[in-house]
Record summary:
Large-subunit ribosomal RNA, domain IV from a Patescibacteria group bacterium, 335 nucleotides, folded computationally.
Context: one part of a larger RNA
RNA sequence: ACAUAGUUAAGGAACUCGGCAAAACAGCGGCCGUAACUUCGGGAUAAGGCCUCCCCAUUUUUAAUGGGGCGCAGCUAAAGACUCCAUGCAACUGUUUACCAAAAACACAGCUCCCUGCAAAAGCGUAAGCUGAAGUAUAGGGGGCGAUGCCUGGCCAGUGUCAGAACGUUAAGGGGACGGGUCAUUAAGAUUUAUCUUAAGAAGCUCGGAACCGAAGCGCUGAUGAACGCCGGCGGUAACUAUAACCGUCCUAAGGUAGCGAAAUUCCUUGUCGGGUGAGUUCCGACCCGCACGAAUGGUAUAAUGAUGUGGAGACUGUCUUGACUAUGUACUCG
Numbered sequence: 001a002c003a004u005a006g007u008u009a010a011g012g013a014a015c016u017c018g019g020c021a022a023a024a025c026a027g028c029g030g031c032c033g034u035a036a037c038u039u040c041g042g043g044a045u046a047a048g049g050c051c052u053c054c055c056c057a058u059u060u061u062u063a064a065u066g067g068g069g070c071g072c073a074g075c076u077a078a079a080g081a082c083u084c085c086a087u088g089c090a091a092c093u094g095u096u097u098a099c100c101a102a103a104a105a106c107a108c109a110g111c112u113c114c115c116u117g118c119a120a121a122a123g124c125g126u127a128a129g130c131u132g133a134a135g136u137a138u139a140g141g142g143g144g145c146g147a148u149g150c151c152u153g154g155c156c157a158g159u160g161u162c163a164g165a166a167c168g169u170u171a172a173g174g175g176g177a178c179g180g181g182u183c184a185u186u187a188a189g190a191u192u193u194a195u196c197u198u199a200a201g202a203a204g205c206u207c208g209g210a211a212c213c214g215a216a217g218c219g220c221u222g223a224u225g226a227a228c229g230c231c232g233g234c235g236g237u238a239a240c241u242a243u244a245a246c247c248g249u250c251c252u253a254a255g256g257u258a259g260c261g262a263a264a265u266u267c268c269u270u271g272u273c274g275g276g277u278g279a280g281u282u283c284c285g286a287c288c289c290g291c292a293c294g295a296a297u298g299g300u301a302u303a304a305u306g307a308u309g310u311g312g313a314g315a316c317u318g319u320c321u322u323g324a325c326u327a328u329g330u331a332c333u334c335g
Stems, first nucleotide, its partner, number of pairs: 001330008010321002014319001019316001029051004037042001039147001053069007070074001075080001082314007089306002094106002110145007122131003148301004153231003158228002160224005167219003173213002178208005185200006232250005259293001260290001271287005
């Protein structure tokens, strides 16, 4: 010096990002008592207070000794909570990154949408076949939200999905008008009498090929948001001022409703006001000019719950003022 334990006058969080760590609280015994809030179950062991075998005598009277009494048992052994206030998030118990994250993430009951009539949809497999299911729409599969209470506004122009079939467009394929090549042969010419040159050209074969017929899809017509999503700008106006219920105008598919709001969202910002403190960039309550909340990508409220985030209070302490000492084991020195 380090590690692990222990003690410490006075103060008591002044430490620190933060009471981290430590200390303290004291008991799934009994009696009394117990608030807000609440989904009436809870909250709750709330909080807080008292008791911890009984009686008599003596003594060294915080207690001990002797005698007696009741019950199986003296919280009869052991083990066995710090508490309160306010608020965010998630309803809850649960699950998770084996070895840096346990959470506000996942799941959940519940709500809703879509698909599926059974040889079901969906999934695995080349197939046979299997799961679904020895089930049958109160069933099965998929997506989203996530208890509960109160609610869930406007927009179908874009994208998607569903429905429709009149018209337009449209592939392979069908169709084959017409055209090209080849060529028996015919005609003309040249002729060394057997060939050559030129022109036309049947059948067949072959190459190309218009009209016309031709599905879904797309165009088209509608529906649909608990489908993907989206939910404005400028100017003026009231008898102080300020503000604008009101008016005008442009654009849009429609211009953000209820509720909430400097918020896990607010840049400016330590916004402004109030509370708490001697002093408060945090916290709580309000305000609303919401840079850039907002309604199942759910909005808002919420008792209970949480090794959850944040702020405060009591108790308590070597966290600190500010150090000191002790024990054990190391390091280190000597042997």